[in-house]
The RNA shown here (transfer RNA) has 72 nucleotides and comes from a Patescibacteria group bacterium. Its Rfam family is "tRNA". Its family is annotated with triplet codon-amino acid adaptor activity in the Gene Ontology. The coordinates come from a structure-prediction model, not an experiment, and the mean pLDDT is 82. The source organism's lineage runs through Bacteria and Bacteria candidate phyla.
RNA sequence: GCCGCCUUAGCUCAGGGGUAGAGCACUUCCAUGGUAAGGAAGGGGUCUCGGGUUCAAAUCCCGAAGGCGGCU
Numbered sequence: 001g002c003c004g005c006c007u008u009a010g011c012u013c014a015g016g017g018g019u020a021g022a023g024c025a026c027u028u029c030c031a032u033g034g035u036a037a038g039g040a041a042g043g044g045g046u047c048u049c050g051g052g053u054u055c056a057a058a059u060c061c062c063g064a065a066g067g068c069g070g071c072u
Base pairs, nucleotide, nucleotide: 001071002070003069004068005067006066007065010024011023012022013021018055026042027041028040029039030038048064049063050062051061052060
């Protein structure tokens, strides 16, 4: 230098056009003599950034940034 893949909640990841989810973690409560495990409820995300397409974009297209891998 060229090519490919990834970027969504604190962490690991789903979701591939129609108002964003799970598990773990966190908070409160229940329960216990107490702790862990367990049960119930709750909070938390400008979907990396900038444009474009569309009635509507996390999702499609273009570019940029960061990360990983391959080739030279």